[in-house]
Context: one part of a larger RNA
Molecule: small-subunit ribosomal RNA, 5' domain
Organism: Pinus tabuliformis
RNA sequence: GGAUGAACGCUGGCGACAUGCUUAACACAUGCAAGUCCGACAGGAAGUGGUGUUUCCAGUGGUGGGCAGGUGAGUAACACAUAAGAACCUGCCUUUGGGAGGGGAACAAUAGCUGGAAAUGACUACUAAUACCCCAUAGGCUGAGGAGCAAAAGGAGGAAUCCACCUAAGGAGGGGCUCGCGUCUGAUUAGUUAGUUGGUGAGGCAAUGGCUUACCAAGGCGACGAUCAGUCGCUGGUCUGAGAGGAUGAUCUGCCACACUGGGACUAAGACACGACCCAAACUCCUACAAGAGGCAGCAGUGGGGAAUUUUCCGCAAUGGGUGAAAGCUUGAUGGAGCAAUGCCGCGUGAAGGCAGAAGGCCCACGGGUCAUGAACUUCUUUUCUUGGAGAAGAAAAAAUGACAGUAUUUGAGGAAUAAGCAUCGGCUAACUCUGUGCCAGCAGCCGCCAUAAGACAGAGGAUGCAAGCAUUAUUA
Numbered sequence: 001g002g003a004u005g006a007a008c009g010c011u012g013g014c015g016a017c018a019u020g021c022u023u024a025a026c027a028c029a030u031g032c033a034a035g036u037c038c039g040a041c042a043g044g045a046a047g048u049g050g051u052g053u054u055u056c057c058a059g060u061g062g063u064g065g066g067c068a069g070g071u072g073a074g075u076a077a078c079a080c081a082u083a084a085g086a087a088c089c090u091g092c093c094u095u096u097g098g099g100a101g102g103g104g105a106a107c108a109a110u111a112g113c114u115g116g117a118a119a120u121g122a123c124u125a126c127u128a129a130u131a132c133c134c135c136a137u138a139g140g141c142u143g144a145g146g147a148g149c150a151a152a153a154g155g156a157g158g159a160a161u162c163c164a165c166c167u168a169a170g171g172a173g174g175g176g177c178u179c180g181c182g183u184c185u186g187a188u189u190a191g192u193u194a195g196u197u198g199g200u201g202a203g204g205c206a207a208u209g210g211c212u213u214a215c216c217a218a219g220g221c222g223a224c225g226a227u228c229a230g231u232c233g234c235u236g237g238u239c240u241g242a243g244a245g246g247a248u249g250a251u252c253u254g255c256c257a258c259a260c261u262g263g264g265a266c267u268a269a270g271a272c273a274c275g276a277c278c279c280a281a282a283c284u285c286c287u288a289c290a291a292g293a294g295g296c297a298g299c300a301g302u303g304g305g306g307a308a309u310u311u312u313c314c315g316c317a318a319u320g321g322g323u324g325a326a327a328g329c330u331u332g333a334u335g336g337a338g339c340a341a342u343g344c345c346g347c348g349u350g351a352a353g354g355c356a357g358a359a360g361g362c363c364c365a366c367g368g369g370u371c372a373u374g375a376a377c378u379u380c381u382u383u384u385c386u387u388g389g390a391g392a393a394g395a396a397a398a399a400a401u402g403a404c405a406g407u408a409u410u411u412g413a414g415g416a417a418u419a420a421g422c423a424u425c426g427g428c429u430a431a432c433u434c435u436g437u438g439c440c441a442g443c444a445g446c447c448g449c450c451a452u453a454a455g456a457c458a459g460a461g462g463a464u465g466c467a468a469g470c471a472u473u474a475u476u477a
Stems, first nucleotide, its partner, number of pairs: 002476003006473002009470002013347003017343002019340002021305001026303003030300003035063003040060002043057004070258003079183002082180001084178002088175003093171007101135004110125003114121002140149003154163003184230003191221003196218008233255002236252001237248004261280004283294003311337001313336002319333001320331004350380004360371004385414006394404001421466005426447003432461005442449002
């Protein structure tokens, strides 16, 4: 000299673009963050007054809440990175072939009755479906073979047709599994392992496999560092360096793991599931003491911790996601605004002229020198600023639809008007004198300075460096 998610001191005009709990994975008040479909179904309500409908709705049913968003606790591991592999699954999307015949029984809602303080239930009766079941059919599955097993649903429309349904085979994208190689420190951790290592039978899984189990064998790993202990999310990258390297893993991107703590499964194409369920523990709340409710490491916000990190904002207009035939609805994803010199970049704080070298400060050899063309003064300009007018692009698709926003931009008027600090001046290191102090008070990154003429302390004048910043501290190469 470079760098930072920085902090602290002094100071502070504007704009564009970024960034903003690195600490307690500490505890959380309040609001919002995942809904949607009445063109699957039976029903209720509103409204209109006439049967044409329209709107809204709890329930059954479908689909989505496994995405998106957050965090880095755990993990030294096939977790990640890279290069391969075979024994697998796959909703929506896409391509192709084939199909949808016949029948049945219920359960919500609702009504009645009833338990409980509440949360929330029990019983009786009725009913529909794209909910459920049976039979039939089958280029599928299983099996050596005989043979055995397994589907389906309708809705809208006057119709054409459109959207759904079942089955089989491909595709794409996604996921599960295996493996070569790479991935921190410690030997003041040297031995370790019993489902352990392999085989056979059985079970289990979408699939391979000690994944599990019974029996058999005695193997497996290790100074090329096993095991144990400590630390840690990994990567693309980022910082530095001529490079080799070293350090690092905020924002953005890919993967992994987690969701108050520890277990568990259910549903589903997909979870062992952040805003689902069950159990246990801690904590908080409620209680009629029998019993219940909760989980911000989502967006804001609060307390706490800390040197330290923002608004309980606006909008679905755009880009995406979910759902729906669609109109739409929804979305703290996202798009924006707000706050912070936190960073980087740009602009400004005026420009030209102006010697009686004014007043004043400081120094002085008392002649003068310097601050200094600096000011005053004259002429000019208006980036900014104040105040009027006009006013976008971002909207695709003829019209309509813009949170941002009356913003950006542009055009008038006004007036130099609203805008400079911080550190240093002994050497390293650019910049010097006076006064005060007198080994005191103090300075200091290193050398060092101060004991009566201190260029090193303190103040003043002057100078130097950087500049809306400048110093310091911390960390890193």